[in-house]
RNA sequence: GCGCGUCAGCGGGGUCGGUGAAAUUCCGAGCCGGCGGUGAGCGGCGAAAGCCGCAAGUCCGCGACCCGUCCGCAACCAGCGGACGGUUGACCUGGUGAGAAUCCAGGACCGACGGUUAAAGUCCGGAUGGGAGCAGACGCAA
Numbered sequence: 001g002c003g004c005g006u007c008a009g010c011g012g013g014g015u016c017g018g019u020g021a022a023a024u025u026c027c028g029a030g031c032c033g034g035c036g037g038u039g040a041g042c043g044g045c046g047a048a049a050g051c052c053g054c055a056a057g058u059c060c061g062c063g064a065c066c067c068g069u070c071c072g073c074a075a076c077c078a079g080c081g082g083a084c085g086g087u088u089g090a091c092c093u094g095g096u097g098a099g100a101a102u103c104c105a106g107g108a109c110c111g112a113c114g115g116u117u118a119a120a121g122u123c124c125g126g127a128u129g130g131g132a133g134c135a136g137a138c139g140c141a142a
Base pairs, nucleotide, nucleotide: 003140004139005138006137007136009134010133015029016028017027018026030122031121032111033110034062035061036060037059041054042053043052044051045050057109058108066086067085068084069083070082071081072080073079091107092106093105094104095103113125114124115123
């Protein structure tokens, strides 16, 4: 170092105009992009080999929301908690090249549930929640 355990920390972004009685929901134009991996890019260090950092909303996975089964608390239901399972959006064209799902250029596309004087990725709410995971302290074992 790997493994196991305990503890506490961190862990999501985004508006103007028009119409209207009413819309951050429609129309027009904007804006935003969780986590891990991959990565022919960029940067740093090095004499080199190489090492380090950053790098994908649409590639591979994961998470949130929602649904189901079982278990626990409860007389039942409801509710809350846990385990397992299910569901879960969106990319093309051209260029370079040995090679492009990732680079460069252009044009597209996507975004849970409930609420709302009017239809929501962007407002309000569940949520001072959960969370993929990130980084650490201590202990055990080896």
FMN riboswitch aptamer (RFN element) from Glycomyces dulcitolivorans, 142 nucleotides, folded computationally. It was read from a public genome assembly, where an Rfam model found it. The coordinates come from a structure-prediction model, not an experiment, and the mean pLDDT is 83. Rfam family: FMN riboswitch aptamer (RFN element). Rfam links the family to the GO term FMN binding.